[in-house]
RNA sequence: UUUUAAUGGCCUAAUCUAGCUCAGGAGCGGGAAAACCAAUUCUUUGGGGUGAAUUUGCCAAAUGCAGAAGAAUAUCUCUAUUCUAACCCGUCAGCUAAUCUCGCAGGCUUUAUGGAGAGGAG
Numbered sequence: 001u002u003u004u005a006a007u008g009g010c011c012u013a014a015u016c017u018a019g020c021u022c023a024g025g026a027g028c029g030g031g032a033a034a035a036c037c038a039a040u041u042c043u044u045u046g047g048g049g050u051g052a053a054u055u056u057g058c059c060a061a062a063u064g065c066a067g068a069a070g071a072a073u074a075u076c077u078c079u080a081u082u083c084u085a086a087c088c089c090g091u092c093a094g095c096u097a098a099u100c101u102c103g104c105a106g107g108c109u110u111u112a113u114g115g116a117g118a119g120g121a122g
Base pairs, nucleotide, nucleotide: 008109009108010107011106015026016025017024027104028103029102030101031100032099037094046092047089048088049087050086054068055067056066057065058064069084070083071082072081073080075118076117077116078115079114
């Protein structure tokens, strides 16, 4: 320096348990869907959903640069660093009780929390 394993953590709803015979259980998330209410919105300039992942300017155009807004670094604040994707529905969906239905993947890091302060618990 690299790889593998264990252990401890991080992003995320994406965890725990049970069982290999029945078949699941708990928990955490998403979507559709009345009345009432709410629109002046859509009907090709299509529209909508999950997600932080949108938008403005310079250019015909780059992640090329610079802003605004949003997100992560175990609770909060300051600072520092980094990120702002991808996918889906298929002409269609405001809110929405009952009800119906779907997901629980993937990735990163680990010999010391990037630095400081506040606060809490034991």
About this RNA:
The RNA shown here (c-di-AMP riboswitch aptamer (ydaO/yuaA leader)) has 122 nucleotides and comes from uncultured Megamonas sp. It matches the Rfam family "c-di-AMP riboswitch aptamer (ydaO/yuaA leader)". Gene Ontology terms of the family: regulation of gene expression and cyclic-di-AMP binding. The RNAcentral record of the sequence draws on MGnify. Its mean pLDDT, the model's own confidence on a scale to 100, is 76.